[in-house]
Context: one part of a larger RNA
Molecule: large-subunit ribosomal RNA, domain III
Organism: Dehalococcoidia bacterium
C1' cells in the first nucleotide's frame, strides 16, 4: 500500500443460569431457526490414535476462547460362528524341465500364486468415561479329535453328478415396513358430551405341519464298441411293475419364552446417577425395489473356473485298518476390532461451496428415491 482487501455458501439467532482473571462464541435450561433418499445411522477403500478422560492455553483455530481434530499425561480395541489367515479357482504374475536370442534377456509347459467370486456354523437382552454378532446372560450352532454302543466293504491326485451363472418381461404367493380399532397406563379440561399424549416389542436354532409355488415321470432286472484303466458310477439299448414319487421352497403356526423389554411407580443420591417393582403386550386393513426367484415366460448376441459337497471303482488293505449312525467328553490357533468415513479425521498445499463404491429407507400431499413440511437422529456452517 493498509487497518485497505478479506474473515470461505445469506441454515438464524434470542434470553436465563453456571464456569471463569476475563464469555456474542464453553457447559446446562427454554424458545426460535436448518436437514432430514441427509447435513441422520452403519460399512468399504484410504487415515492411523484423530477415540475417552484430567491438566493447559505459548503456537494451531481467519476473532475470543474458560473450547478444540491444538499441548501435556493417563486410559481404551478381548470372537470356534463377523472379516482375514485356511481350502478353491478367474483375468494376469511367476516358472523346474523346454524353445528362442550374441548376451542381458524373451516365451513357455509341469506346477505355484493370484478376489473384486466359489466353500462349515449365531441370534436377543444387558453393560463401559471409551469395545462389543467379540464381555456378561439366556437360548444355540459349526468342524476336528477320542472314546462307547451297534451295523458294516472301505479305498484317489482317477471317471461321473453337482457347484453353475446372459438380457428383457409378466403375474401369483408372502414378510418387513406402515394405517387404524381395541385394550393398559398416564395428562388436560371439566362435572357435560369430551379431549390430547405416551407404550404396545420379542431372535436365531430346533421341532411339526413341511404350506402357497417351482422342477423332473419314477422304480427293478439284464446288457453295453463311450467316459484314456477299472466300475455296481454316469451315457446308450432291451425288457417290466407302477400314478404317483421325489427333490426344492418363501411365509405361517406351536416352541424358544414362567425368560428379556416395556409406559410408569417407589427409594437413595457425592444429581453424574444407581436399585426394585412393573401394566397392556391383540386384531383388521395396506404393502413393497425384499423373500419364494439362481424360479416362470421370451429372446439371440448363447451369457467364469476349481475346489467343498455326493457317488463310483483302480492299486491296495480285507478278525485289523476304513466306513456309517446315535451319545459322550475334549478342542477350536494367529491378525483387524478404538475413531472418522458425502468429511475439519480420506484425495485436493488450508479446519478448502470440489472429488470420494456400498447398505438402512419412517410420515402427510404425491406416479415417484421429484417437490413441499415434518419423525428418529443430527446441527445453526469459528
Nucleotide at each position: 500500500a493498509a487497518g485497505u482487501a478479506a474473515c470461505g455458501a445469506u441454515a438464524a439467532u434470542a434470553c436465563g443460569a453456571g464456569u471463569g482473571a476475563a464469555a456474542a462464541c464453553c457447559u446446562c435450561g427454554u424458545a426460535c431457526g436448518c436437514c432430514g433418499a441427509a447435513a441422520g445411522u452403519c460399512c468399504a477403500a484410504g487415515g492411523u490414535u484423530u477415540c475417552c478422560u484430567g491438566c493447559g492455553c505459548a503456537a494451531c483455530g481467519u476473532c475470543a476462547a474458560u473450547c478444540g481434530g491444538c499441548g501435556c499425561a493417563g486410559g481404551g480395541u478381548g470372537a470356534g460362528u463377523c472379516g482375514g489367515c485356511c481350502c478353491c479357482u478367474a483375468a494376469g504374475g511367476c516358472g523346474a524341465g523346454g524353445c528362442u536370442g550374441a548376451g542381458a534377456a524373451g516365451c513357455g509347459u509341469a506346477g505355484u500364486c493370484g478376489a473384486u467370486g466359489g466353500g462349515a456354523a449365531g441370534c436377543a437382552g444387558g453393560u463401559u468415561a471409551a469395545u462389543a454378532u467379540u464381555c456378561c446372560u439366556g437360548c444355540a450352532c459349526c468342524g476336528a479329535c477320542u472314546g462307547u454302543u451297534a451295523a458294516u466293504g472301505c479305498g484317489a491326485u482317477g471317471g461321473g453328478g453337482g457347484g453353475a451363472c446372459g438380457g428383457a418381461g409378466a403375474a401369483g404367493g408372502u414378510u418387513a415396513g406402515g394405517c387404524u380399532a381395541g385394550c393398559c397406563g398416564g395428562c388436560u379440561g371439566u362435572u357435560g358430551g369430551u379431549g390430547u399424549c405416551c407404550g404396545g416389542u420379542u431372535u436365531a436354532a430346533g421341532c411339526g405341519u413341511g404350506u402357497a409355488g417351482g422342477c423332473a415321470g419314477a422304480g427293478a432286472u439284464c446288457u453295453u464298441a463311450g467316459g484314456c484303466a477299472a466300475a455296481u458310477c454316469c451315457g446308450g439299448g432291451a425288457u417290466c411293475u407302477u400314478a404317483a414319487u421325489g427333490c426344492u421352497g418363501a411365509g405361517g403356526c406351536g416352541u424358544g419364552a414362567u425368560g428379556a423389554c416395556g409406559a410408569g411407580u417407589c427409594u437413595c443420591u457425592a444429581c453424574g446417577g444407581a436399585g426394585a417393582c412393573g401394566a397392556a403386550g391383540u386384531a383388521g386393513u395396506u404393502g413393497a425395489u425384499a423373500c419364494c426367484c439362481c424360479g416362470c415366460u421370451u429372446c439371440c448376441a448363447g451369457g467364469a473356473a476349481a475346489a467343498g459337497c455326493c457317488u463310483c471303482u483302480a492299486a491296495g488293505c480285507u478278525u485289523c485298518a476304513g466306513u456309517u449312525a446315535a451319545c459322550a467328553g475334549u478342542u477350536g490357533a494367529c491378525c483387524g476390532u478404538a475413531c472418522c468415513c458425502g468429511a475439519a479425521a480420506c484425495c485436493g498445499a488450508c479446519a478448502c461451496a470440489g472429488g470420494u463404491g456400498g447398505a438402512c429407507a419412517g410420515g402427510u400431499c404425491g406416479a415417484g428415491a421429484a417437490g413441499a413440511c415434518c419423525a428418529a437422529g443430527g446441527c445453526g456452517u469459528u